[in-house]
RNA sequence: GGAGAACGGACGGUCGCCGCUUAUGCUAAUUUAUUUUCCAUAAGGGGAGGAAAGUCCGAGCACCAUUGGAUAGAGUGCCUGCUAACGGCAGGACGAGGUAACUCGAUGGAAAGUGCAACAGAAAAUAUACCGCCUACAAUUUGCUAGGUAAGGUUGAAAUGGCGAGGUAAGAGCUCACCAGUCAAAUGGUAACAUUUGUCGUAUGGUAAACCCCACUCGGUGCAAGACCAAAUAGGGAAGCAGUAAUCGGAUCCACGUAGUUUUCGGGUUGGUCGCUUGACUUUGUAAGUGAUUACAAGGCUAGAUAGAUGACCGUUAAUCUUUUAUUUAAAGAUACAGAACUCGGCUUAUAGUUCUCCUCU
RNA sequence: GCGAGAUAGCUCAGGCGGUCAGAGCGUCGGAUUCAUAACCCGGAGGUCGAGAGUUCGAGUCUCUCUCUCGC
Numbered sequence: 001g002g003a004g005a006a007c008g009g010a011c012g013g014u015c016g017c018c019g020c021u022u023a024u025g026c027u028a029a030u031u032u033a034u035u036u037u038c039c040a041u042a043a044g045g046g047g048a049g050g051a052a053a054g055u056c057c058g059a060g061c062a063c064c065a066u067u068g069g070a071u072a073g074a075g076u077g078c079c080u081g082c083u084a085a086c087g088g089c090a091g092g093a094c095g096a097g098g099u100a101a102c103u104c105g106a107u108g109g110a111a112a113g114u115g116c117a118a119c120a121g122a123a124a125a126u127a128u129a130c131c132g133c134c135u136a137c138a139a140u141u142u143g144c145u146a147g148g149u150a151a152g153g154u155u156g157a158a159a160u161g162g163c164g165a166g167g168u169a170a171g172a173g174c175u176c177a178c179c180a181g182u183c184a185a186a187u188g189g190u191a192a193c194a195u196u197u198g199u200c201g202u203a204u205g206g207u208a209a210a211c212c213c214c215a216c217u218c219g220g221u222g223c224a225a226g227a228c229c230a231a232a233u234a235g236g237g238a239a240g241c242a243g244u245a246a247u248c249g250g251a252u253c254c255a256c257g258u259a260g261u262u263u264u265c266g267g268g269u270u271g272g273u274c275g276c277u278u279g280a281c282u283u284u285g286u287a288a289g290u291g292a293u294u295a296c297a298a299g300g301c302u303a304g305a306u307a308g309a310u311g312a313c314c315g316u317u318a319a320u321c322u323u324u325u326a327u328u329u330a331a332a333g334a335u336a337c338a339g340a341a342c343u344c345g346g347c348u349u350a351u352a353g354u355u356c357u358c359c360u361c362u
Numbered sequence: 363g364c365g366a367g368a369u370a371g372c373u374c375a376g377g378c379g380g381u382c383a384g385a386g387c388g389u390c391g392g393a394u395u396c397a398u399a400a401c402c403c404g405g406a407g408g409u410c411g412a413g414a415g416u417u418c419g420a421g422u423c424u425c426u427c428u429c430u431c432g433c
Stems, first nucleotide, its partner, number of pairs: 001359007009317007017047002020044006028036002049337001053348002056346005061222004067255005073218005078092005093107001094105004108213002113211002115207002130153002132149005161179002164176003180202001181200001183198006226274004236265006248257002281300008319335006363433006371387004380418001389405004411427005
C1' cells in the first nucleotide's frame, strides 16, 4: 500500500417500563362438571441495527367477477453459473488505470433506416484544395493561365489506417515487407474469446445514458393490504345510461366472462380483535464445488408495541484522544453513525475507534 | 406509501444537447424637472442545489446525495 472478516464497550447494584409463562387469591359470566375474563401478589426467563436509514430494486403474502391474444409502454444488455427472484452475487473473457498486490467498466448492433457534430478550417461523409509540390507558358530573381497532386503544412475532439523502403514529373497501397483490419479454415475452451495459417488493398469514419434495431422479462393495488366482531344511521334524495353485454375485468383493441352501473347532494361510524412473528430463519459439523451456493445430520426460538416499551443513577474497569504532572507514574475531562412498527434477499448513503488474517512494494 | 420542485437580490421562462445563459420587478448612472415621481437611454449583477458519469461539448441526458413543498 491492497483485499477480506469481526466488534461497535464490559461487569455489578438500586429504582423504573413492555409483553410472555407458572402458581395463589379475588370480581364477573356460564354452570352437572368445568371453562373464560378483569385485578392483585410471587417466581422465572425475554426485550432495537450493521446500517433499523434512503425507499433505489426484487419477492413472500393479501385482495381485485382475475381469463387468453395482440399492440403500446417500461426494464435489463459480454459469456457461464447461483438464487424464490432481481437492475443482485460468484467465476471468467475483453478493455482501461496502477511498479505490483489489485481496482474500475450503463461491455449487444453504426453495411436496416433516420438524425447530430457549434466555432475554427479548403473541406465534417460516398465530404475538399487555402498554403504548398510538379509540368507547360511567359519572364529573369517574379507572376498570369491551364493540367496533375493529397505524401507535407494550417484548423479541429475527429480529416481517404500506421511505419520503413522502392517508384514517380511531383505524389498516392502505386508496389513490397511488417503491424492493424475483412473473410475463411484448423486448434483450445460449455461459451464470451484466444492462437496459428492463408486470403484481400481494405477504412464511405465518429456518435445509440441520440431516435432506432435485436434478444430476454414484465397485470394492478398494497399491512394505511385484507378478514372478523360490535355499535350507530337515512334500506336517503336527484339526474342519466343499459338488458341483443353498457359498466367492469391493467393504457388501447379483439375474444371471453359479468346485470346492473355512472355522476352528484346529504347522513352514520372512524371502536375492538386478528393479520403480528416458526421463517426462501439461524448455529455447529460433514460432503460436493475455484466460488457464489447446495445436500444431509444434530441443536436453538431470539421484541411484537399501538401515541407507540428496553430508561435513569452509582461503583469498578477495557481502548483511544486532550490537558497537567512524573525516575518506572498519577489525576481530570471527552469518546462515532444512529431507534423496530408485515417479513425477507440486495443496492446506496452515514460512521469516532479497536482487533485479526492474507498478499504486494521499498 | 406517493407526487413535484431547486436558474440574477425577488418572481419566473428556457431544455429531442450547440459551447450559451434570458424577461419583469428591484439596483447604479445619465437625460428630463424648481424638486420628486412617471416616461426614455445605458450598465452592473448568475458555481443553473451538490457530486460522479456519457459525449468533442451537459443548464438540458443518466445515477447518487442534500434541501423545500404537497397528497
Two RNAs folded together computationally: RNase P RNA and transfer RNA, 433 nucleotides in total. It holds a member of the Rfam family "Bacterial RNase P class A". About the family: Ribonuclease P (RNase P) is a ubiquitous endoribonuclease, found in archaea, bacteria and eukarya as well as chloroplasts and mitochondria. The prediction has a mean pLDDT of 76.